[in-house]
RNA sequence: AAUAAAUCAAGAGUGUGCUGAGGGCACUGGCCCAUAGAAGCACCGCCAACCGAGUCUUACGACCACGGUGGCAAAUCCAGCCCUUGAAAGAGGGAAAGAUUUGGC
Numbered sequence: 001a002a003u004a005a006a007u008c009a010a011g012a013g014u015g016u017g018c019u020g021a022g023g024g025c026a027c028u029g030g031c032c033c034a035u036a037g038a039a040g041c042a043c044c045g046c047c048a049a050c051c052g053a054g055u056c057u058u059a060c061g062a063c064c065a066c067g068g069u070g071g072c073a074a075a076u077c078c079a080g081c082c083c084u085u086g087a088a089a090g091a092g093g094g095a096a097a098g099a100u101u102u103g104g105c
Base pairs, nucleotide, nucleotide: 003103004102005101006100007099008098013044015043016042017041018040022033023032024031027080028079029078030077045072046071047070050068051067052066054063055062056061076097081094082093083092084091085090
């Protein structure tokens, strides 16, 4: 990497410095953000509770936030395929794909 499971409409930065044109996870179509500074790197802050540790419990679990990740515009920003509904616009549901964690290699 393939692959399995779980979660993905909540939450948290207009921070500082460097840098200098793109970015919003991939593709396409939209839409949005961006020289009043994108992405990236570093520092600080914060959110969260997947795994480990600690405490409580017979256990299930709960607490905690020390450690390992992860995250901090907009629902995974919206959609793409299928079903239902509708004259249509649209609405609802389910997949697919993707992201993160743990296992795995």